[in-house]
This is a predicted structure of a 74-nucleotide RNA (transfer RNA) from Pyrobaculum islandicum DSM 4184. Rfam family: tRNA. Rfam describes the family as follows. Transfer RNA (tRNA) molecules are approximately 80 nucleotides in length. By type it is a transfer RNA. The gene name in the source record is tRNA-Thr-GGT-1-1. Taxonomically the source falls in Pyrobaculum islandicum (Archaea, Thermoproteati, Thermoproteales, Thermoproteaceae). The same sequence occurs in records of 9 taxa.
RNA sequence: GCCCCGGUAGCUCAGCCUGGUGGAGCGCCUCACUGGUAAUGAGGAGGUCCCGGGUUCGAAUCCCGGCCGGGGCU
Numbered sequence: 001g002c003c004c005c006g007g008u009a010g011c012u013c014a015g016c017c018u019g020g021u022g023g024a025g026c027g028c029c030u031c032a033c034u035g036g037u038a039a040u041g042a043g044g045a046g047g048u049c050c051c052g053g054g055u056u057c058g059a060a061u062c063c064c065g066g067c068c069g070g071g072g073c074u
Stems, first nucleotide, its partner, number of pairs: 001073007010026004020057001028044005050066005
């Protein structure tokens, strides 16, 4: 230098192909249960979907460029 994969909640990752209300598990908070914890159950908070631009009525999703991480080729 070229190619491929990845970047979404505090963490690990789905969702993207096929545009239409942003999710799960763990963690966190509150409540119930307990003599008190843990466990369990119920509820809740938490997101500029890496950045910029484009297409579109509408973009996490499609297109272009860039940044970061991993791998491959030379």